Annotation:
A computed fold for a 475-nucleotide part of an RNA from an uncultured bacterium, annotated as small-subunit ribosomal RNA, 3' major domain. The coordinates come from a structure-prediction model, not an experiment, and the mean pLDDT is 83. The RNAcentral record of the full RNA draws on ENA.
Context: one part of a larger RNA
Parts: sequence; structure tokens; C1' cells
RNA sequence: UGACGGGGGCCCGCACAAGCGGUGGAGCAUGUGGUUUAAUUCGAUGCAACGCGAAGAACCUUACCAGGGUUUGACAUGAUACGAAUUUCUUUGAAAGAAGAAAGUGCCGUUUGGAGCGUAUACACAGGUGGUGCAUGGCUGUCGUCAGCUCGUGUCGUGAGAUGUUGGGUUAAGUCCCGCAACGAGCGCAACCCUUAUCUUUUGUUGCAAAAUGGUAACAUUUUAACUAAAGAGACUGCCGGUGAUAAAUCGGAGGAAGGUGAGGAUGACGUCAAGUCAGCAUGCCCCUUACGCUCUGGGCUACACACGCGCUACAAUGGUUAGGACAAAGAGAUGCGACCUCGCGAGAGCAAGCCAACCUCAAAAACCUAAUCUUAGUUCAGAUUGCAGGCUGCAACUCGCCUGCAUGAAGGUGGAAUCGCUAGUAAUCGCAGGUCAGCUAUACUGCGGUGAAUACGUUCCCGGGUCUUGUACA
Repeated sequence: UGACGGGGGCCCGCACAAGCGGUGGAGCAUGUGGUUUAAUUCGAUGCAACGCGAAGAACCUUACCAGGGUUUGACAUGAUACGAAUUUCUUUGAAAGAAGAAAGUGCCGUUUGGAGCGUAUACACAGGUGGUGCAUGGCUGUCGUCAGCUCGUGUCGUGAGAUGUUGGGUUAAGUCCCGCAACGAGCGCAACCCUUAUCUUUUGUUGCAAAAUGGUAACAUUUUAACUAAAGAGACUGCCGGUGAUAAAUCGGAGGAAGGUGAGGAUGACGUCAAGUCAGCAUGCCCCUUACGCUCUGGGCUACACACGCGCUACAAUGGUUAGGACAAAGAGAUGCGACCUCGCGAGAGCAAGCCAACCUCAAAAACCUAAUCUUAGUUCAGAUUGCAGGCUGCAACUCGCCUGCAUGAAGGUGGAAUCGCUAGUAAUCGCAGGUCAGCUAUACUGCGGUGAAUACGUUCCCGGGUCUUGUACA
């Protein structure tokens, strides 16, 4: 000087408390451990691994296993020789491949040839998701959006170092004010950026339709609030009062759409964990080179006495079922989204309009409201499991897809110890969309809106952090 203390002071955070809803019990989905296996590819392992890499494993992917093949190689550059390239067919084979047959003679050309492609040969080489993240780059997590981390000059100290950065106030903040052997500066904080909340001006098509006219209606015309999307305005403790040291600031108020960082996002200092990643990529060294490379078929990554984690659905009446009615936002669409109509109980099929989309389509929002019924039951709750019959995608749904109909109807009556999230348009609850994607095991993830609470006395305690000080046999 740090680090640590079941030392002390001050302060903060859904850290506790006050509340609301969960997890832990059940069934299923998914990840992991373990076990099993020919293989169950690999990585991630307290917080900060475990719906994580994977924004999508039937083949492919795929790295694993079994078997069949191959050796200048699936891919790159270079040499020589031959052949245009290419297309079709036959035999064999699980395929990769192997053997053979036929068609075909192109482009540029200074007619030797050249470009491109294919085959063969020999060698330089290719190749490796093989090892090392404790050799590395790059990227990322974490403490933590915590308020810290430093430097120049000066001064003090023999020196390590100190001072500044401590102190008195204040703040979300090393934020600002005052004081001070310090005076200044940098990286962080804040602001500048995006979205959102209000208004003004401009813009009116594909958007809107209150009012008027025409029309049975759909709709059309005129036109403007809303909306669209560009430019501006607006909030700065600016104004008033109290407190304060006359300061910084803080409390209350006015006006205002908004008030003291308005709300949300992006933004992550010096560093810590030899944290993570050699399997995104790059890369040193080591290793393999008729194999640890490459290719194909089939299997596996989906196994199952069990244990754990993230979740979904429930256990019902604030509910289930049936019928009718209403209101979003944000997205996506040409190998695409696919209306209407017809057929089918349905998944879906047929025909096919429109739309490169403020135009057309996906598209039905759901919770909600109204009416009827069920009457506390393992039930008209719950839907696992299983049987049969179908639909769709795709060469192909056996291992191993999703969906539909009929039948079946399990556990489950609110969950021990323990433990998690959340302070407002939040929690809770309700649907909708997207990426990946042929299809989908999505209940995941990322967004979008609808309905919409309770509680916070407070900082004694638990956890984490900041700062000053103190002790130390630690560095």
C1' cells in the first nucleotide's frame, strides 16, 4: 500500500421488512448429472453451467458408432498428356461407386494455339470439429451502470509511498458547493443518440368518414378531426415561498401534456476471476498423412432403476360447457402470403381472385360482455396414457415429425424443509406476431399490445456493494 475481521462509523440496492404471485408435491415438455450403450459426438459446472452454444438432430446437419469404399484426395495453386463441355441409357450395388453403350463437336483465334471444363500420371502439397483457452488474437460473461480508476507538475517522507481523491454539507453519481500544500488534467458519471408522452407548421395516398348529397345496400363525391412522417417548440430547479453557511442543494407550491435523471433503451472506466471460447473465425507449437483425411448406407445424438435445474398444464364455480356480441398493437409475405366459393364432423383438399403490400393476404385476437346449463362430485374439473381411423410436409415419418376425429380417461383436492421474481401501466393474467424453418417435437426465445393490482413503518437483522477509520502472526 492492499486484502481480510462472527471490529467500528456513515450510505446504497426487491438485500431484508410490508405485500402479490410462484418454484419445491402431480402429469408432461426440455436441459444436465448418473447409468446404459457399438455409439449414446463435443463443449458449458457456485453466484456468472443446466429451454446454455443449438434462431429449430427423421436423411442432410453430424463432429459419434457399425459396415462398404477411396488415397494428390470432397476443396486450392502449379507441370505434362488426352478429351470440347455436356446430356441420355443399360448392367451391378444398400448407396458411394464400378463396367459399358449412344448422342454431341461449341467460344476466341495471329490456325502452332488460347480460355473454360473433364479424365489420367508423378510430386510439391491439400486436409484434420485431432491436442493445448495454462502459448495466443478477437469476442464474451462477471463484480456492475457499482462510482470509482489514474496522471503531470509541486510539496512532504531516507524509502516503500502520501498529498491531490481526505474534511463539512449535498447528490443517483469523485454530482456540485465550501474548506484545505496543493494546482490542474484524463478515463468513467452526466449530457450529446434512439423510442415514447404534449403542441405547432407542412404533407395528404393505398389511410379516415362525423356531417351533406346520390344510392335498397355495398359504395361514390365534397371535406376535415384522427392518422401518416419530416421540420420545429417544449423542462432549465426557469418562477414563488420555507430550510440551509449569504453556497451547493433540499422541501412545498404555481403554471404545465410532462417536474426535478419525465419513462424506457443503447452506452459497461482501471481492473478481477491463468473465468469462457483452438467446435464461429484466426493462430504458435505438438500430433495424424493408404489415415486422427475424404465418401456412402444404416444406426446414434431421442436409450432409462434414478437425482437436480428452467418451464407448461392443472387440481376447478372469480370456474367448465354451449350460443350470440365487442375492442388491439407490432410483424411477415413471390420456390411466398393465399380471400371468396365448393367438398369434408375436422385436420385439410379442389378451384382460384388479389397482393412485391397504410391497397391484398396471414387474421379468428383472447381474456371481456350477454343468455342458458352444470351444483361441489375425482365431477360436464383435469387431461396424461393407450386403441382405431385419417390429414400434411418430405426421396423417406419403424427407430424418431406435427395435426385431426372417435374411443380411453391416469396422477392431481393448492404442495415439507427450503427457495425465486416483482415498487406501476410494474406484478399477475390474456392472447397476437416473428426469427430459425420442407416439416416440426416452440410449453423455448425475441418482440407486441389487452385487462390491470397490493405494499414499502423502516434499516435492528440476512446477502451484495461503496466510503472513512481501526487491528492483523496474510501478500